The prediction has a mean pLDDT of 82. A computed fold for a 73-nucleotide RNA from a Candidatus Woesearchaeota archaeon, annotated as transfer RNA. The source organism's lineage runs through Archaea, Nanobdellati and Candidatus Woesearchaeota. Rfam family: tRNA. Rfam classes the family as a transfer RNA. Gene Ontology term of the family: triplet codon-amino acid adaptor activity.
[in-house]
RNA sequence: GCCCUGGUAGCUCAGUCGGUAGAGCACAUGCUUGGUAAGCAUGAGGUCGAGGGUUCAAUUCCCUCCUAGGGCU
Numbered sequence: 001g002c003c004c005u006g007g008u009a010g011c012u013c014a015g016u017c018g019g020u021a022g023a024g025c026a027c028a029u030g031c032u033u034g035g036u037a038a039g040c041a042u043g044a045g046g047u048c049g050a051g052g053g054u055u056c057a058a059u060u061c062c063c064u065c066c067u068a069g070g071g072c073u
Stems, first nucleotide, its partner, number of pairs: 001072007010025004019056001027043005049065005
């Protein structure tokens, strides 16, 4: 220098023939218990790496860049 893959909730990860973004764990509250843990219920938490483009509408398509990992020379 070129190529490939990833970047989504505090953590680990789903989700793309474009249409209001989800799970598990963690967290908060309640139930339960003599009290914890476990269990059950409810809830909060997201500029979907950044900027631009296309579109009525973009996490999803296109371009550039940033960042992590890998490959080639």